[in-house]
Molecule: transfer RNA
Organism: Parcubacteria group bacterium Greene0416_39
């Protein structure tokens, strides 16, 4: 430099044009259980969906461009 994949919550990911209002697990906080712990239940918190613009009534989703990361080819 050229291809290409990938970016959603502290992590790890799912969703792919409208209807639920963006969700699950784990971690973290609260409560119940215990003599205590762990183990389990229950709750509630946490998101500019990378970022700019476009497409469209409607964009996390589709299309450009940047950016960050993987890999491939030279």
């Nucleotide at each position: 430099g050229c291809c290409g994949g990938c970016g959603u919550a502290g992590c790890u990911c799912a969703g792919u044009g409208g209807u639920u209002u963006a969700g699950a697990g784990c971690a973290g906080g609260g409560c119940c259980u215990u003599c205590a712990u762990a183990a389990g239940g229950c709750c509630a918190a946490g998101g500019u969906c990378g970022g700019a613009g476009g497409u469209u009534c409607g964009a996390u989703c589709c299309c450009u461009c940047c950016c960050g990361u993987c890999g491939g080819c030279a």